[in-house]
Molecule: c-di-AMP riboswitch aptamer (ydaO/yuaA leader)
Organism: soil metagenome
This record gives sequence, C1' cells and structure tokens, in this order.
RNA sequence: CGCCGAGUCCGCGCAUGCGCGGAGCGGGGGAACCAAGGUGGCCGCGAGCCACUGGGGCGAACCUCCUUUCGAGGAGGCGCGCGAGCUCUUUCAGCGCGAGCCCGUCAGCUAACCCCGCAGGCGUUCGAAAGAGAA
Repeated sequence: CGCCGAGUCCGCGCAUGCGCGGAGCGGGGGAACCAAGGUGGCCGCGAGCCACUGGGGCGAACCUCCUUUCGAGGAGGCGCGCGAGCUCUUUCAGCGCGAGCCCGUCAGCUAACCCCGCAGGCGUUCGAAAGAGAA
C1' cells in the first nucleotide's frame, strides 16, 4: 500500500496503546398482526429423501459416507473467499478455506424499548466469457 471482514472515522485525556465521549457501521433480545408445530442437511423443492434427539446466537465454517493406532486421515454434497490489474456486477476453469467462541433449558417474526461489538487474519501467480460505466 492492497485484500477478507461490521471491524471505521473524529475529539479529549493519560502517555506510544489504553481509557472516555461522539458519529457511523454490524449484531442480538423484545408486542400486536401474521406464521409455525422437534432440530439439522440435501435435492428433483415434494403429502420428497437422509441423519440426529434440548434449544438458540456470532461466523462461510455445515451434512453424509469410508478408514482409524481414536490423535486423525480420505471421499462426496453444500457453503465462503480469491479468480476481478481502469471501475462495478455476473458465470465457468483453476486455487484456497470450512475454525473458534458465547447463552444456559430460554429465544419465530416484531413497533416502542433494551443490550452488545468495531476483533482477527492475509500478501494477490493473474486462464475463458457476458453486461454496465470511465477514459
């Protein structure tokens, strides 16, 4: 400097990263009406199939099968990011990732209202195509 991401900006104080305040951004809880009738996943989206047996939240980070020395490894489905070097949007090939944490038996939607967060990580390997702009 650039990228993923809500992860930013300004001011003040103490003093080289913390605290406070404001703005902005993101998320959660929470009526009526309405909806639903255990949960999750998949597709051909159905009177479908599969798995599981408290439920829920942030996040792409989930599901199934096989092997296992039980540490893990592999395959498929699905999801996310790169792919995108004039800018933006989209598809395919290809590449990478699918962690972690929280609430504590409670949670659909949700006006008023209430609460919380603003971390962390990465260093592009550049192929094919469509659309809209800029120059």